[in-house]
Molecule: Bacterial RNase P class A
Organism: Planctomycetota bacterium
RNA sequence: CCUGGUCUCCGGACGGCCGCCGGCGGCAUCUGCCGCGGGAGGAAAGUCCGGGCUCCACAGGGCAAGGUGGUGGGCAACGCCCACCGUCCGCGAGGACAGGGAAAGUGCCACAGAGAACAGACCGCCGGACGGCCGGUUCGCCGGCGACGGCAAGGGUGAAACGGCGAGGCAAGAGCUCACCGCGGGUCGGACGACCGACCCGGCACGGCAAACCCCACCUGGAGAAAGACCGAGUAGGAGGAUCGCGCGGCCCGCGCCCAGGUCCUCGGGUAGGUCGUUGGCGGCCGUCCGCGAGGACGGCCCUAGAGAAAUGGCCGUCACCGUCCCUCGGGGCGGCACCAGAACCCGGCUUACGGGGACCAGGCGCU
Repeated sequence: CCUGGUCUCCGGACGGCCGCCGGCGGCAUCUGCCGCGGGAGGAAAGUCCGGGCUCCACAGGGCAAGGUGGUGGGCAACGCCCACCGUCCGCGAGGACAGGGAAAGUGCCACAGAGAACAGACCGCCGGACGGCCGGUUCGCCGGCGACGGCAAGGGUGAAACGGCGAGGCAAGAGCUCACCGCGGGUCGGACGACCGACCCGGCACGGCAAACCCCACCUGGAGAAAGACCGAGUAGGAGGAUCGCGCGGCCCGCGCCCAGGUCCUCGGGUAGGUCGUUGGCGGCCGUCCGCGAGGACGGCCCUAGAGAAAUGGCCGUCACCGUCCCUCGGGGCGGCACCAGAACCCGGCUUACGGGGACCAGGCGCU
C1' cells in the first nucleotide's frame, strides 16, 4: 500500500435576522401585543420480541393452540446480551448454527442411477465343467462370445450407495483377519456444567430429514391510549310528582284516571365538548470499587419536546472538519458540510435504512 475481519465513536459549535408550536410573566379583554425561556433521532422507522400502566376475565386441574430449545451467567423481563462448549465454513483474523429426541411410531428422500433402507449388479473382477455359437489348430487343444456361478475391490449415478484407510488374506473379493480412525458399551480422571481426556471391551449392529407429523422439557389469559378515569351541555330525548286536564257533578269540596297535550319542579343515563391519563422515568451524565464480560454496588451532578392530524423551518456570518490546488512551509485560494429520515402513553431489545471517523487484528505485495 492492497484485500479482508472484529470492535467502537460521531451525525458539527457559536452568533444574527425572519418565521412555526407549547410554557411562564406583563399589558390589554375584540382577542391580540411585548418580554423571558424550551422545542426530534441514531435510527424518532418496521411494529418483530419483552415489560410498565389500564380495563375485562379468572378456585384448582386437564385438553387444545402458539412459542422457546447446548451449558453457565446478566436483566424487571425477553425469542435480547455476555462468557464458555460442540459441529460446520474460512490459509487466517474470524464467521454460521431452529444446537433436545431419528435403537417410540408414522411419513418423505426429486432427477440421475442396477440399486435410496432390513438395497443392489450397468461397466467390471474371478471361477470350473463345457453339453451352445464363431475363429484357429501341430487334432492334444487354444482364443473370443454366450450361458451358469462367485464378488463388491475399481469405474459410473447421485445431495446421500449400508463404516474410512492401509496391510494381510483370497480364484477374485469381502471386518474374512489385524493396526489406526470413526461408531457403540464400560471404568477412571478433570470441569458448577455443556463437555473433554485416558484405558479396556465389542467386528459394526444404528443413512439423512423433526423451520414433516410426532415425542420430551419449559413458557404463555384477552385487549390495548380509539386503554381507561372524571366533569358534562342543548328549543335532543326518558322517568316521577304537582297543576291545568279527563270521569263521577248543575256548581264547589272530595274521590278516581294518567290515554293525548300545556306549564312548573325533581331525578338519573347518554351525546357534543372539556380535563386527566401525558411525560420525572426500571431516566441520563461523571467518578470510585467489584466482575474476563454482559452487568452490578456506592457517591455526586442534571432535568430534557409534547399540544390538536399535530410545530421543531429558511437565510447569513465566524470557527471547526473534509477534499483539492498553490506556496516563501507561516499560510492562502476554491469547493463541500450532506444522506437516511419526523416524536404522538412510556421504557428495554432486535431488525432494517444512511453518511463518515478511529483502534486493533489477519493474509498478500513492496522497501529498509